Transfer RNA from a Candidatus Woesearchaeota archaeon, 84 nucleotides, folded computationally.

RNA sequence: GCCGCGGUGGCGAAAUUGGUAGCCGCGCCAGUCUAAGAAACUGGUGACCGCCAGGUCUUGCGGGUUCAAGUCCCGUCCGCGGCG
Numbered sequence: 001g002c003c004g005c006g007g008u009g010g011c012g013a014a015a016u017u018g019g020u021a022g023c024c025g026c027g028c029c030a031g032u033c034u035a036a037g038a039a040a041c042u043g044g045u046g047a048c049c050g051c052c053a054g055g056u057c058u059u060g061c062g063g064g065u066u067c068a069a070g071u072c073c074c075g076u077c078c079g080c081g082g083c084g
Base pairs, nucleotide, nucleotide: 001083002082003081004080005079006078007077010026011025012024019067027045028044029043030042031041032040046057047056048055049054060076061075062074063073064072
């Protein structure tokens, strides 16, 4: 240099014939239980703004296509593998 695969909440990891982004697990928070704790069980848990109601943003980054993009197209950064 060329080719392939990948980058998604705090972490791991789903979702591809484009259709509510974040299922599931871990962690964390609250509760039940306990003398107290662990375990177990129940509920909650992306970020920012807001007293609330609600609003805005979010799939490495920047563009594009589309009514609609994690998914398709272009560029670019990073990681892994292969070729030379």
The organism belongs to Candidatus Woesearchaeota, within Archaea. Its Rfam family is "tRNA". Rfam classes the family as a transfer RNA. Gene Ontology term of the family: triplet codon-amino acid adaptor activity. Its mean pLDDT, the model's own confidence on a scale to 100, is 80.